RNAcentral holds the sequence, with entries from ENA and MGnify. Predicted 3D model of a 72-nucleotide RNA (transfer RNA) from a Pyrinomonadaceae bacterium. Its mean pLDDT, the model's own confidence on a scale to 100, is 84. Rfam family: tRNA. It is annotated as a transfer RNA.
RNA sequence: GGAGGCGUAGCUGUCGAGGGAUAGCGUCGGUCUGAAGAGCCGAAGAGGCUGGUUCGACUCCAGCCGCCUCCA
Numbered sequence: 001g002g003a004g005g006c007g008u009a010g011c012u013g014u015c016g017a018g019g020g021a022u023a024g025c026g027u028c029g030g031u032c033u034g035a036a037g038a039g040c041c042g043a044a045g046a047g048g049c050u051g052g053u054u055c056g057a058c059u060c061c062a063g064c065c066g067c068c069u070c071c072a
Stems, first nucleotide, its partner, number of pairs: 001071007010025003019055001027043005048064005
């Protein structure tokens, strides 16, 4: 330098035909307990960035950034 893949809550992973983004663990609150833990109930929390297409984009397209792999 060229090619390909990946980027989604604090962590792990799912999502799909373009239309309210989901779970587990963790965190917080409540309940329970003498207390704690476990259990149960509830809550907060996410689409790498920019632009384009579209009535509507995490999803399609382009560029950029980061990581990984291959080629030179």